[in-house]
RNA sequence: GGGCGAGUGGCGGAACGGUAUACGCGGCGGACUUAAAAUCCGCUGCCGAAAGGCUUGUGGGUUCAAGUCCCACCUCGCCCA
Numbered sequence: 001g002g003g004c005g006a007g008u009g010g011c012g013g014a015a016c017g018g019u020a021u022a023c024g025c026g027g028c029g030g031a032c033u034u035a036a037a038a039u040c041c042g043c044u045g046c047c048g049a050a051a052g053g054c055u056u057g058u059g060g061g062u063u064c065a066a067g068u069c070c071c072a073c074c075u076c077g078c079c080c081a
Stems, first nucleotide, its partner, number of pairs: 001080007010025003018064001026044006045054003057073005
């Protein structure tokens, strides 16, 4: 230099072009316990007092609608030279 793949809450990880973050871990609160562990229940992306707004690596594009499709770039991995 060329080709392919990946990037989503604190972490792992789903998501047919149609409610972004299912599910798990972790965290916080509670129940149970003499106390704890285990188990069970609730909450848990960001900003905001709320209403509301924002958010899928970054920037554009297509579309009524994009995490998903297209283009460029960034980062990481693999292969070729």
Molecule: transfer RNA
Organism: Patescibacteria group bacterium